Context: one part of a larger RNA
RNA sequence: UGACGGAAGGGCACCACCAGGCGUGGAGCCUGCGGCUUAAUUUGACUCAACACGGGAAAACUCACCCGGCCCGGACACAGUGAGGAUUGACAGAUUGAGAGCUCUUUCUUGAUUUUGUGGGUGGUGGUGCAUGGCCGUUCUUAGUUGGUGGAGCGAUUUGUCUGGUUAAUUCCGAUAACGAACGAGACUCUGGCUUGCUAAAUAGUUGCGCCACCCGUUGCGGUGGGCUUUUAACUUCUUAGAGGGACAAGUGGCGUUUAGCCACGCGAGAUUGAGCAAUAACAGGUCUGUGAUGCCCUUAGAUGUUCGGGGCCGCACGCGCGCUACACUGAAAGAAUCAGCGUGUUUGCCCUUGGCCGACAGGUCUGGGUAAUCCGUUGAACCUCUUUCGUGCUAGGGAUAGGGACUUGUAAUUAUUUCCCUUCAACGAGGAAUGCCCAGUAAGCGCGAGUCAUCAGCUCGCGUUGAUUACGUCCCUGCCCUUUGUACA
Repeated sequence: UGACGGAAGGGCACCACCAGGCGUGGAGCCUGCGGCUUAAUUUGACUCAACACGGGAAAACUCACCCGGCCCGGACACAGUGAGGAUUGACAGAUUGAGAGCUCUUUCUUGAUUUUGUGGGUGGUGGUGCAUGGCCGUUCUUAGUUGGUGGAGCGAUUUGUCUGGUUAAUUCCGAUAACGAACGAGACUCUGGCUUGCUAAAUAGUUGCGCCACCCGUUGCGGUGGGCUUUUAACUUCUUAGAGGGACAAGUGGCGUUUAGCCACGCGAGAUUGAGCAAUAACAGGUCUGUGAUGCCCUUAGAUGUUCGGGGCCGCACGCGCGCUACACUGAAAGAAUCAGCGUGUUUGCCCUUGGCCGACAGGUCUGGGUAAUCCGUUGAACCUCUUUCGUGCUAGGGAUAGGGACUUGUAAUUAUUUCCCUUCAACGAGGAAUGCCCAGUAAGCGCGAGUCAUCAGCUCGCGUUGAUUACGUCCCUGCCCUUUGUACA
């Protein structure tokens, strides 16, 4: 100087607690991990910081694993054999999973491309992440880190970097043997909320004038709502998106050294929107299975290269983790009504799909539109709302597990890809000890889009819709930071 203390004092955090909400843990199923099994059930990762993670939803491919079969994609050099032929290819039959001349029988074909040996390469999802780069994760979401000059000390070192107040903050005020600086924090970038001011828009609309319907109270230059891909005029309120503006704790009142700032109120669309980025020092954290990044080792033609066929990664006495569906009446079912926002979409190819017809449905078929603010699409989403039925009964709750049938994707669906129809109708009556996440448009409920994708979401990442209860605190538990102190540890 650190590290540690079942030492003291401050401060902080919903990966801590308190007050609560939703849960998980119990059931069924999905999925990851272990174990067991297996020809193989490829493998990495194992406290936070492994386990719906490897963007890992694997029917083939992927693919690394298992069982088999071809091929050389063995550069180049040297030395052989060798035009009297180095070698290549092949019908049929046998053989074979195979229309692999793979091998054999049989002969033809080819013409210096090869072939044999040695050296040396190349390839490898082979090994080593404890040889490495790069990237990522974590310590660590806190406020921390460093040098110059000066001071102290023989020196390692220390001061600066602080008694106090304040802040989300080593943020500031101030104090001061320090002074003046740098990184980090903040600022910054993206995003959300406001703009009747500017710039605009037949790829967005609005308001008029027209035209067409319907209704009468005054039958008119009336009123009401609706329609009019053209039918013009004006405009930008709504929509879109550029440039700007806007908030700074600015104003007022308290508290406070009347400092830094905190609290309340008013005015206001906002008086903490949410993310990104993110220092120093580290870890023998993860990745050689991202890479034509890479050292060394292994292998290299009976291949650990590559490709073809099949299987496996899905196997099931069991244990653990993330989830989905539920256990019903705040509900289920049947009708009706009614509203979103992110996205995405075919000319490398068969994507998003309107409309018509057929079909119980899944789906099929024929036409169109769209490379998109133009078409799908005003994305008529779900929960919610209204009406009716049910009436607390494992029940019309729940929908696992099976049987039969139909369609679709694909070369291929058996170990059932998905979907649909009929039948079957299991556990589950709110879950022990434990334990997770979270404070505002948040939790939770609800659906939608994208990623993966030929097909397939119970996953992930986004998006809107409905929308609470309870804190706005504390250091008790779990941890973190600082100061003081102790130490047998380095």